[in-house]
RNA sequence: GCCGAUGUAGCUCAACUGGUAGAGCAACGGUAUCGUAAACCGUAGGUUACCGGUUCAAUUCCGGUCAUCGGCU
Numbered sequence: 001g002c003c004g005a006u007g008u009a010g011c012u013c014a015a016c017u018g019g020u021a022g023a024g025c026a027a028c029g030g031u032a033u034c035g036u037a038a039a040c041c042g043u044a045g046g047u048u049a050c051c052g053g054u055u056c057a058a059u060u061c062c063g064g065u066c067a068u069c070g071g072c073u
Base pairs, nucleotide, nucleotide: 001072002071003070004069005068006067007066010025011024012023013022019056027043028042029041030040031039049065050064051063052062053061
C1' cells in the first nucleotide's frame, strides 16, 4: 500500500428481509438472616465509534473518516 471483519449499557453479546434498542453478569434499593454470602423481588444505566446521504421512519441500506483485529504484498 491492497483486501476483509468488528465497533450497541461498566463487561460479554442479541436485535433474521428498515418500524418504540433488549438479555446475562456487574451496580444500586428491598425481602429474608443474630450478621454476611447465596437466594428471591425491584430500580437505574444507551447521542447504537464519528460525519454525511437515502427514506414517512436507519443499530440495520449507501458513502467517507477513525480505532481494533486478520490476510496479502
Annotation
Predicted 3D model of a 73-nucleotide RNA (transfer RNA) from a Patescibacteria group bacterium. Taxonomically the source falls in Bacteria candidate phyla (Bacteria). The prediction has a mean pLDDT of 81. Its Rfam family is "tRNA".